Small-subunit ribosomal RNA, central domain from a Planctomycetota bacterium, 349 nucleotides, folded computationally. The sequence was found in a public genome assembly.
Context: one part of a larger RNA
This record gives sequence, C1' cells and structure tokens, in this order.
RNA sequence: CUGGGCUUAAAGCGCGCGUAGGCGGCCAUGCAAGUAAGGUGUGAAAGCCCUCGGCUUACCCGGGGAAGUGCGCCUUAAACUGCAUGGCUUGAGGGCCGAAGAGGAAGGAGGAACUCCAGGUGUAGCGGUGAAAUGCGUAGAUAUCUGGGGGAAGGCCGGUGGCGAAGGCGUCCUUCUGGUCGGUACCUGACGCUGAGGCGCGAAAGCGUGGGGAGCAAACAGGAUUAGAUACCCUGGUAGUCCACGCCCUAAACGAUGGACACUAAGUGGGGGAGCAUCAAGGGCUUCUCUGCCGUAGCGAAAGCGUUAAGUGUCCCGCCUGGGGAGUAUGGUCGCAAGGCUGAAACUC
Repeated sequence: CUGGGCUUAAAGCGCGCGUAGGCGGCCAUGCAAGUAAGGUGUGAAAGCCCUCGGCUUACCCGGGGAAGUGCGCCUUAAACUGCAUGGCUUGAGGGCCGAAGAGGAAGGAGGAACUCCAGGUGUAGCGGUGAAAUGCGUAGAUAUCUGGGGGAAGGCCGGUGGCGAAGGCGUCCUUCUGGUCGGUACCUGACGCUGAGGCGCGAAAGCGUGGGGAGCAAACAGGAUUAGAUACCCUGGUAGUCCACGCCCUAAACGAUGGACACUAAGUGGGGGAGCAUCAAGGGCUUCUCUGCCGUAGCGAAAGCGUUAAGUGUCCCGCCUGGGGAGUAUGGUCGCAAGGCUGAAACUC
C1' cells in the first nucleotide's frame, strides 16, 4: 500500500456556515463520453507455458504454437452512469394560520442576603476550632433597631423540564432578533447531501487599555497541627472573579459515539402541537415532533447498544496503524505574552 478499524483497546476535527470536489428523486426523447459485444492493427527478441526435435539422458540448445488479461482504430447495442432537451412532485425551499421555550443582543425596574457609613439601645465580650491561637472589642465591638451607600448573584417555582450547532442559557418588564414544532397543500420545481482549503463562533483560566470592587479568593502574611508541614484547619488578604472594547482558542470542549437519508418488534414516562367520536369542565383513541427508561431481532471481546443504534444499507468528510522517547525537537505559521496549530528522528522495550 491493500486491508481492517475509530463508545470503553490506537482512532470522530469543540461546534457551525460554506468554496472546490465527490455523491444525488420520478417520467419521456435524443446523443454515444463511460460501459458492453464483434472485427482489425499493435503488444520486439529472449524468458514463462504447450508441442516437436538435437547432444546416450538431464541441465542446456534449436523449430513451431499459445499467451501477453494492455492500447489504437472500425462497426454495433442503448439497460445503467454521463451529456442535452422537455416534463413531474414525493426530496428541498417558500406562503398562510397557530404554538412552546433560562435561544441571542440592548435598555430599564424591583426584592432577599451581604458588606461599609451615620445615628439610637446596650455591655463585656465577640469570633473561630477537634481543641486552640493569631484576629476584632471599654477609643464601646458582637447583638438589636432606623436611615443611607455599594457590588455581585438571582432562593422557592425547578423537573433524567425547556432552548441553542456547540461553548452555553435561569428575578421582572420593554425593544430588536435567530432557530424549532404543528396545521394547511397555495407557490417554486431537484433548487439536494457532504464538505479538502477558507470563514465565523467557541467554558474556565490568562493577556492589553480603561472602569468597578460587596462577597469569595490563587499568590502572600500570621495562628495552629506536625518529627517537619513551603499543605489539609483558622484569622487576614492581592491579582482575579464583575463591566466595556480588543486579544487568547484550550478542555474528561463527553453521548469519550462526525453529518445526511432509507429500512427494521413491542411496552412505559416527560415536554410541545394537531385530529376523531354517540367526549359530564374528566377521560379514551389516532397522529407529528422533542426528550428518558426498558426491551425483540440483530450487533458486540464483553460491558452493553437496540426506530435518539453501537442493527441493516447508501453517500461525503475527519481520524488510527505497538509502548516509551513526545505532543518533545526542528522548520513553518498564528499570538503582546503565556502559548496555540502543524509535528518528527536517534535511541530503547
């Protein structure tokens, strides 16, 4: 390489949009590039294979044949692929009528708690732990009441509930805005799927500039513990956590499971719609969609998966190829930096 694979053994890009490319529904007609059939030319000799012959045989040598699965040309076929033309509606998209939602962005509002400040009441403790101490407090703390300031987060509802492509999203109101689902069958008429490059989004931490800073809290300081204690516990506490703008681009970015389509038992729960009836405001049946559990066939090394497949198939992309060395070195590229992406070898088992 071929092949075989990618939930857990090595292996699904963190997620999307989309370029090239690959692949692509139903009907009719035409062309004949692919495809198929026949013919023809070529496919050097030697060799291999068959056959005949020459050395007493064999090895070896000579004659003849076959083969050379390939390529060119000619003729023919038109099912399939392709190309061209015309048509269709089931794929896809749109219109109209409805629906649910922490989907996104901006602005505004309110309550609990916390902390600080001022004042009132009040007096000797408070705080903290396994026990303590550091710490705070007679310059009046803790506790309690009143008033005021500030920042952050949204209790209950809350749910194997919902929404989003993923990251993720939770007080209330307004504005702007994306997607999804159901019904209808009015429109377009294959407009589709995937997607190398590319572009965008991307938790936390981190970085730049400016702001903000209540609580929490790396670093740091002190108190304990201990043989020691650069920890676990305690008292403090700065970056940071928050906002705006600009970077960074990683993760157990997980369902450790790429996307699309079709097909293949039942049962049971949750969310959102629609329909039916001889439906008591309750319930029944049917259907679409999302989300769980269980389980048949089948699959699987097993665990398990099982119409939300890891089953049966088709198409496209990404990735793997023994462990260590190593996600290192080097080169390239991106970044302010931290570092990211790409990514070896010697050697060794």